RNA sequence: UCUGAAAAUGGCAAACUCGUCGAAAGGCGGGGACGCAAAGCCACGAAUCUAAGGCUAAAGCUAAGAUGGUCGGGCUGCCGGAG
Numbered sequence: 001u002c003u004g005a006a007a008a009u010g011g012c013a014a015a016c017u018c019g020u021c022g023a024a025a026g027g028c029g030g031g032g033a034c035g036c037a038a039a040g041c042c043a044c045g046a047a048u049c050u051a052a053g054g055c056u057a058a059a060g061c062u063a064a065g066a067u068g069g070u071c072g073g074g075c076u077g078c079c080g081g082a083g
């Protein structure tokens, strides 16, 4: 550098569920495993979701927020095999 999840006293943990925080999306912790070779970290670009507050007669729009297990980008890294 390329490649892989067969192996390991390995790692992470979807749905669902309990507790908790939040207006919400959703976060965190416990249980739980659908999956994952970066499912480690970062909201920088795109995308998606929320809209208490603001605007509006309403529909709706939006400041702002959320998602890294949606994609791209950046940083870092374990093990096996090949060079």
Base pairs, nucleotide, nucleotide: 001082002081003080004079011036012035016031017030018029019028020027021026034069040075041074042073044072045071046070047067048066049065050064053062054061055060